Transfer RNA from an uncultured Opitutales bacterium, 74 nucleotides, folded computationally. The coordinates come from a structure-prediction model, not an experiment, and the mean pLDDT is 80. It was read from a public genome assembly. It matches the Rfam family "tRNA". It is annotated as a transfer RNA.
RNA sequence: GGGGGUGUAGCUCAGUUGGUUAGAGCGUCUGCUUGACAUGCAGAAGGUCCGCAGUUCGAGCCUGCGCACUCCCA
Numbered sequence: 001g002g003g004g005g006u007g008u009a010g011c012u013c014a015g016u017u018g019g020u021u022a023g024a025g026c027g028u029c030u031g032c033u034u035g036a037c038a039u040g041c042a043g044a045a046g047g048u049c050c051g052c053a054g055u056u057c058g059a060g061c062c063u064g065c066g067c068a069c070u071c072c073c074a
Stems, first nucleotide, its partner, number of pairs: 001073007010026004019057001028044005050066005
């Protein structure tokens, strides 16, 4: 330099052909349970979906250009 993949909650990841309000597990916090802790049960908080622009009535999803990580080729 050329090509591919990935980027969504603190972490690991879903999200089926673009369509109601963006989800799960773990973690965190609160309450119940216990003499106390753990386990268990109930509930809650936490996201501008990497950035900018475009297409569309509508974008996490499609297109372009960047950025980061990673793999292959040279």